[in-house]
RNA sequence: AGAGUUUGAUCCUGGCUCAGAUUGAACGCUGGCGGUAUGCUUAACACAUGCAAGUCGAACGGUAACAGCAGCAGCGGGAUUAUUAAAGUGGCGGACGGGUGAGUAACGCGUGGGAAUCUGCCCAAGGGUACGGAAUAACGCCGGGAAACCGGUGCUAAUACCGUAUACGCCUUAACUACGGGGGAAAGAUUUAUCGCCUUAUGAGGGGUCCGCGUUAGAUUAGCUUGUUGGUGGGGUAAUGGCCUACCAAGGCGACGAUCUAUAGCUGGUCUGAGAAGAUGACCAGCCACACUGGGACUGAGACACGGCCCAGACUCCUACGGGAGGCAGCAGUGGGGAAUAUUGCGCAAUGGGGGCAACCCUGACGCAGCAAUGCCGCGUGAGUGAAGAAGGUUUUCGGAUUGUAAAGCUCUUUCAGCAGGGAAGAUAAUGACGGUACCUGCAGAAGAAGCCCCGGCUAACUCCGUGCCAGCAGCCGCGGUAAUACGGAGGGGGCGAGCGUUGUUCGGAAUCACUGGGCGUAAAGGGUGCGUAGGCGGUUUAGUAAGUCGGAAGUGAAAUCCCCGGGCUCAACCUGGGAACUGCUUUCGAAACUGCUAAACUAGAGACCGGUAGAGGAUGGCGGAAUUCCCCGUGUAGAGGUGAAAUUCGUAGAUAUGGGGAGGAACACCAGAGGCGUAGGCGGCCAUCUGGACCGGUAUUGACGCUAAGGUGCGAAAGCGUGGGGAGCGAACAGGAUUAGAUACCCUGGUAGUCCACGCCGUAAACGAUGGGUGCUAGGUGUUGGGUAGCUUGCUAUUCAGUGCCGAAGCUAACGCGUUAAGCACCCCGCCUGGGGAGUACGGUCGCAAGAUUAAAACUCAAAGGAAUUGACGGGGGCCCGCACAAGCGGUGGAGCAUGUGGUUUAAUUCGAAGCAACGCGCAGAACCUUACCAGCCCUUGACAUACCAAUCGCGAUUUCCAGAGAUGGAUUUCUUCAGUUCGGCUGGAUUGGAUACAGGUGCUGCAUGGCUGUCGUCAGCUCGUGUCGUGAGAUGUUGGGUUAAGUCCCGCAACGAGCGCAACCCUCGCCCUUAGUUGCCAGCAUUUAGUUGGGUACUCUAGGGGGACUGCCGGUGACAAGCCGGAGGAAGGUGGGGAUGACGUCAAGUCCUCAUGGCCCUUAUGGGCUGGGCUACACACGUGCUACAAUGGCGAUGACAAUGGGUCGCGACCUCGCGAGGGGAAGCUAAUCUCAAAAAAUCGUCUCAGUUCGGAUUGUUCUCUGCAACUCGAGAGCAUGAAGUCGGAAUCGCUAGUAAUCGCGUAUCAGCAUGACGCGGUGAAUACGUUCCCGGGCCUUGUACACACCGCCCGUCACACCAUGGGAGUUGGUUUUACCCGAAGACGGUGCGCUAACCUUUUAGGCGCAGCCGGCCACGGUAAGGUCAGCGACUGGGGUGAAGUCGUAACAAGGUAGCCGUAGGGGAACCUGCGGCUGGAUCACCUCCUU
Repeated sequence: AGAGUUUGAUCCUGGCUCAGAUUGAACGCUGGCGGUAUGCUUAACACAUGCAAGUCGAACGGUAACAGCAGCAGCGGGAUUAUUAAAGUGGCGGACGGGUGAGUAACGCGUGGGAAUCUGCCCAAGGGUACGGAAUAACGCCGGGAAACCGGUGCUAAUACCGUAUACGCCUUAACUACGGGGGAAAGAUUUAUCGCCUUAUGAGGGGUCCGCGUUAGAUUAGCUUGUUGGUGGGGUAAUGGCCUACCAAGGCGACGAUCUAUAGCUGGUCUGAGAAGAUGACCAGCCACACUGGGACUGAGACACGGCCCAGACUCCUACGGGAGGCAGCAGUGGGGAAUAUUGCGCAAUGGGGGCAACCCUGACGCAGCAAUGCCGCGUGAGUGAAGAAGGUUUUCGGAUUGUAAAGCUCUUUCAGCAGGGAAGAUAAUGACGGUACCUGCAGAAGAAGCCCCGGCUAACUCCGUGCCAGCAGCCGCGGUAAUACGGAGGGGGCGAGCGUUGUUCGGAAUCACUGGGCGUAAAGGGUGCGUAGGCGGUUUAGUAAGUCGGAAGUGAAAUCCCCGGGCUCAACCUGGGAACUGCUUUCGAAACUGCUAAACUAGAGACCGGUAGAGGAUGGCGGAAUUCCCCGUGUAGAGGUGAAAUUCGUAGAUAUGGGGAGGAACACCAGAGGCGUAGGCGGCCAUCUGGACCGGUAUUGACGCUAAGGUGCGAAAGCGUGGGGAGCGAACAGGAUUAGAUACCCUGGUAGUCCACGCCGUAAACGAUGGGUGCUAGGUGUUGGGUAGCUUGCUAUUCAGUGCCGAAGCUAACGCGUUAAGCACCCCGCCUGGGGAGUACGGUCGCAAGAUUAAAACUCAAAGGAAUUGACGGGGGCCCGCACAAGCGGUGGAGCAUGUGGUUUAAUUCGAAGCAACGCGCAGAACCUUACCAGCCCUUGACAUACCAAUCGCGAUUUCCAGAGAUGGAUUUCUUCAGUUCGGCUGGAUUGGAUACAGGUGCUGCAUGGCUGUCGUCAGCUCGUGUCGUGAGAUGUUGGGUUAAGUCCCGCAACGAGCGCAACCCUCGCCCUUAGUUGCCAGCAUUUAGUUGGGUACUCUAGGGGGACUGCCGGUGACAAGCCGGAGGAAGGUGGGGAUGACGUCAAGUCCUCAUGGCCCUUAUGGGCUGGGCUACACACGUGCUACAAUGGCGAUGACAAUGGGUCGCGACCUCGCGAGGGGAAGCUAAUCUCAAAAAAUCGUCUCAGUUCGGAUUGUUCUCUGCAACUCGAGAGCAUGAAGUCGGAAUCGCUAGUAAUCGCGUAUCAGCAUGACGCGGUGAAUACGUUCCCGGGCCUUGUACACACCGCCCGUCACACCAUGGGAGUUGGUUUUACCCGAAGACGGUGCGCUAACCUUUUAGGCGCAGCCGGCCACGGUAAGGUCAGCGACUGGGGUGAAGUCGUAACAAGGUAGCCGUAGGGGAACCUGCGGCUGGAUCACCUCCUU
């Protein structure tokens, strides 16, 4: 410090996720030792048991026990002293210490100040301590009660209580100052030295109280308050104060957030962070609050009191039913809750606390020990050597590699643990729980001591096996559908280590709430627009002030913590000394630039005045013409209207058309312009009246009067609403007609609200420049609107203000773009944003007549949603161009019969593959057996085939016959023959047979694991690279543009310059010529023959070698002086001369595992191998490709001329002969320019004369031929006979541009035999192309895109099903709170007190004081009634979200096929449709305008 994730890729925006640290943790696996910390975060739930606050005999009376001593006495004792114990009176302490965080949003806490206060014990000090009195516990007796406990009576003491006296200080009065007046104390004990007591009063420490500042969230909580705010008098308190009360006034708080609601103890600190800051408040420390729940007071220095009291309530326990008792949020412990948190331990030895003179007692505070890897820290589980790189494991390309110096082995050591011995400090004289602990010494032995997670990327670490979208993993992206580094196991590796992972929490990363440190044209985000209140901000100069600001000083900021320097435990954690720091607050001194404030002044901002100017600015009234519609009259006749085409509709009752007249409403052509005006919405005929604002020029005016603007308030298109008018045209709804699969639409005919006016509502729009307002600054150019100035040529130039456009510098921007009209550089103010969906929705509030508007969430869900730009692809977008693409032609297919292939069906099997073009006469260049992979049956199992081992034999093989069998096979048998090399060794090789094991074998699966080969786009003209340049980048440029070409072919231009693969050329062939050669070819001339037959010749043809030839080379025109194009000449051939081979980068997971090869998987007496028979040839049917036809351009007959390519010895076979023929029997020649297949056929002549025929030949019968082991299933051919459909073919569709189509025959491969197929060959030989609008395909440029699996794309809504959360909901349950009223415990207060009353007084009657009792107001709990608010449940219901391949349509993205969207209204199964107004975030074409060059 960053990384992953949106895309085909890119940049940006933006969320989600990860790596770090942390923890009072929990869970899983594992676990040796020690030190040191920590340990109910949940039920402030309930608690058994024990302990946690007592002590003092030196305050007091007395009781009991024991002991001692002396003495009385001699007992049944009594007195005294000391000690101890249980109680009691009295004193001090139980207000500390310990626990918990429920409540509390508060002067509760923090910090800093203040005045009107109290303070036991302690410190310092002054003074005093006199004289008296009356009771009462304990105790005794009596009584009640189950108990707790209580009552009566009698006795008694005090440092308990009371009276009087005294008063330097003290209090009070009066009131500042004095003489005064009034009032109030005490306690003793004893060891005789102290301890106490009273009063006054100082300090310290500790409280109480007040104030400034700080201290969570919500405005879907906006008003709250009646003791409320203040005053006066009084009361009360230690003390101020509405703290309380009476009266008076009507205040007080609140947008700087009152009140209400929710949540929460606060802080030092802790965790994180670079910091700012965020989160947190366990342990330790300070403060507060609480003690079963609520209320209350008493005592006291201190409490409204955790282990005190009273009352009420709930709960638990005891009970004799009458009554009683209790409060672990003290330490242990129990139950419960929970993911989860310890011992009913030891000790007061230390530290500290209470009481006491003290000894001492008490102390679950505390010190220790126990439990827990809960955290942090330290140590160990051995060290060295050791290569045969052992064995074993894993893997393997079988060679090896790895585990791995790892182990073993050898040599050492002994920390920790164990055993034994010694043995502390902590204590200053004694006292040690810890503890025989820490520590030290010795002994034995490598001995007792390693796991957990991970290994696809982020993120360090890889292989094998298993599994097969299963099981599972997963923090995010995502893995798994047969080769998974992602699941599970293993080996290996990586990380950490007595731990390691997981889960949860917090901060970080996150600049993702942005103070430091973000944004708002299009990503989320500028309010529709003005005015203006509060608030914020504010021009120039001077003086003063000192609030802000800056500097110095002082106080404070507890300790601990953090940091620095040291010290102590062997180190560390831990403990500890000192320092720094604690960024804060307060006080004080100083400074005066800036901000503020005060005062004075200024004119540059703003306003005012004067003079001009332009304008669809607004309101009201009037006027005008054109047009539509309607009405009347005329002319006139059959149609009109409407559409893509129609129909509904109107019209012979006279329409449409046309002429004249009239009525009525609405809107204002041309001018008109991206021109003007207005804050925005918006505004358009003309005139008048009223009226707002702006601009220019001038001035001798005011003097900061300004900017912005939360709330507030005005205006605010269209639609809509209310009332009343009006209504021509248009026109939601509605009706009809069309279209359509449907058509609740688009189109058409009608048509109501509405549109118009008046008044009143509504308050929203893509209310847009998607751009808030103001001020200043920062290049220009060019239009245009309204003014001014200067100059002169009087319509131009220059210039200056104010507006309004375009292009552009710098700069900005993610890019697009913006660019003095900023989206640049700055300042001020306002509004708004923080992932997508849910949702601008629900609930609540406000507004509205309603429609609805405004404000505005959450649950849940996803890992994206988005912006700009890029490359493609696509478009029922555009431009240019090409192609038998269309058109123009010729001939076909689709109809018939047959052949062939396919589908389907059938079958035991009909083997398998191929599937739009690019499967279907395809693999198959040829299924009777074989082929053959399929089916049935019968056989074989190291195998039909390969290699290796052992043994045997030297063969093997060919051949005859027989038997069994369907055959494979098995058995027997005849004849021929007797392996090769050799070093002569049975040595080597080879072969056969037998045996055993490795293995063979598979047309079994996967073409989506592959190689190779092939198809297709497409012989289309494209596809790329290097360097450079441009761009943040993907990418662009080059390759685009202007021409041209068959071509990215060439030329020109150009930030490109070059290059590669393609194109072309080079290659083959055909066409012309030359040359060489001349047999088997040829024959001009010579001779010869039936015949180039022979001699001869090699000229010609031909053959096959080598050359030439064609290059836009020449001429003219055109073009840009180019490339090229057009025409011409010459030429066999002319612009690529014809044809072939040649197929760029790539696309289709295209085809093929059944050509071959091959990974993996599968079978192994079978999915292998052999054989016989069958099947691949089936047949209702459908399709493709062909053949033959339908006839006269023909059939038949006759005549009989002219080719080329090819093939041939297991062959072609002349010729002769037989047969009607297929063919048979002989047989020459030929291994081929020699022989042969071989006859070419269309042609020509004759005949037939339009018919199912002398067309057509299917089908069938029969007789044959050939091949073959064999033609039944299932071959081909021949003869005779038979003579079907078919008379040119619907929708639709195919081929072809010249030696082509069409037509005619010939050959070859395969092959025993079998072509209508395939591949070739030649013969005859056309028609047409105006042209590129349209269909199809393709290329280039451009444009839009929500597509990128790329339009066979994407995607919307209803409905149906499942699940999830949520709104409404008759109600119902509970919490909380308010108001009114009722009740009124305990208690203090007030009143009363003729019931009672020790101290005082007294005249003894009384009185006073006091108590009980009673009354009153206050008040907890409780009750009644009415609300507010929150939460739970709820029949039913609303929408939402998510789900696998459901249903209906196709709304959106391209002009998405009716451009889309916004607002509003109506309608409709649904997406949606339609009306009105608006926007461009609409494609395309045209016009206009502007700009650049």

Background
A computed fold for a 1493-nucleotide RNA from an uncultured prokaryote, annotated as small-subunit ribosomal RNA. Model confidence (mean pLDDT): 84 of 100. It matches the Rfam family "Bacterial small subunit ribosomal RNA".